Predicted 3D model of a 72-nucleotide RNA (transfer RNA) from an Acidobacteriota bacterium. Taxonomically the source falls in Acidobacteriota (Bacteria, Pseudomonadati). The coordinates come from a structure-prediction model, not an experiment, and the mean pLDDT is 84. The RNAcentral record of the sequence draws on ENA and MGnify. Rfam family: tRNA. It is annotated as a transfer RNA.

[in-house]
RNA sequence: GCCUCUGUAGCUCAGCGGUAGAGUGUCUGAUUCGUAAUCAGAAGGUCGUGGGUUCAAUCCCCACCAGAGGCU
Numbered sequence: 001g002c003c004u005c006u007g008u009a010g011c012u013c014a015g016c017g018g019u020a021g022a023g024u025g026u027c028u029g030a031u032u033c034g035u036a037a038u039c040a041g042a043a044g045g046u047c048g049u050g051g052g053u054u055c056a057a058u059c060c061c062c063a064c065c066a067g068a069g070g071c072u
Base pairs, nucleotide, nucleotide: 001071002070003069004068005067006066007065010024011023012022013021018055026042027041028040029039030038048064049063050062051061052060
């Protein structure tokens, strides 16, 4: 230098055009003599950045940034 893959909640990951979810963690409550466990609820997202296509983009296209792997 070229090619491929990845980027979504604090962490691990789903979601592949039609209002963004799970597990785990955090907080609150219940339960307990108390803790853990269990149960219920809540908060937490400019979907890596900037453009484009579309009535509508996490999703499709382009460029860039970061990371992983490969080739020379």